[in-house]
RNA sequence: UCGUGCUAGACGGGGAACUAGCGGUGCCCUGUAACCCGCAAUCCGCUAUAGCGGGGUCGAAUUCCCGACCUGAGGGCCCGCUCUGUGGGGCCUGACCGCCGCAAGUGGUGUUGAUGGCUGGGUCUCGCGCAACAUCGCGCUACCGAAUCCCGUCAGGUCCGGAAGGAAGCAGCGGUAAGGUAUUCGGGGUGUGUGCCGUGAGGACGCCUGGCAGGAGCUAACUGCGUCGGUAACGCCUGGAGGGCGUGGUUCAAGGGCGGGUGCACGA
Numbered sequence: 001u002c003g004u005g006c007u008a009g010a011c012g013g014g015g016a017a018c019u020a021g022c023g024g025u026g027c028c029c030u031g032u033a034a035c036c037c038g039c040a041a042u043c044c045g046c047u048a049u050a051g052c053g054g055g056g057u058c059g060a061a062u063u064c065c066c067g068a069c070c071u072g073a074g075g076g077c078c079c080g081c082u083c084u085g086u087g088g089g090g091c092c093u094g095a096c097c098g099c100c101g102c103a104a105g106u107g108g109u110g111u112u113g114a115u116g117g118c119u120g121g122g123u124c125u126c127g128c129g130c131a132a133c134a135u136c137g138c139g140c141u142a143c144c145g146a147a148u149c150c151c152g153u154c155a156g157g158u159c160c161g162g163a164a165g166g167a168a169g170c171a172g173c174g175g176u177a178a179g180g181u182a183u184u185c186g187g188g189g190u191g192u193g194u195g196c197c198g199u200g201a202g203g204a205c206g207c208c209u210g211g212c213a214g215g216a217g218c219u220a221a222c223u224g225c226g227u228c229g230g231u232a233a234c235g236c237c238u239g240g241a242g243g244g245c246g247u248g249g250u251u252c253a254a255g256g257g258c259g260g261g262u263g264c265a266c267g268a
Stems, first nucleotide, its partner, number of pairs: 001268006009058003012030004020047005035055005064261004069257003074252005079246006086239004092235001094234001095231004100226003104223003107219003117212007124202006130195002132192005138186002141182004150175004158167003
């Protein structure tokens, strides 16, 4: 060095989770030349030599073992950015709502005269008057109105008278008193949810409307600015949850690369 037979060992590994811990089943990643059967998530099997039991194959190397090495899928944690819910805050300035103020802009108004000043009237209150209306008396007018104790005229009848004539007088007719009714009118009293009325006084200082002198502002509807109060849908601040992204950090790390290591027996 070669051949044959064997042995250690290998026949996947890793991440998260579970667990006192380890490994497995299950999930995810990686990867293959990468065995079979049985067991198992309210689990299964073990204990630092940390799956157990049974069977099979390969076998000292491209396949086994090692690494403060290089590379590195993927996972965990942290950080950053971003999105979506959610709790809280309200002098964080916004946003929104409201009051007040200012008057730069727009608008309106003003030399057909603004603000302010002086001076009247009205609107308001009270008194009085007038009017209107309601009501109650009175008067005027018209009508009704007395069995008898009202009037006039009084048929008939009655009475007096010799007669002429006279007297009282019922009914009827006409009228009237008291009283009643009615409409208008006159005058009076009382009252009023009355009044394009008159008059006197007061009050108010708002509104309306005149006059005088004077001569340029006034107004605050919209925008803007400011103080204050409020709201919390939104922005913002803050707490916490979830999703996504990151050639950000850290950690574990499959796979790949590189380097190193590894028997026994027999024969040639």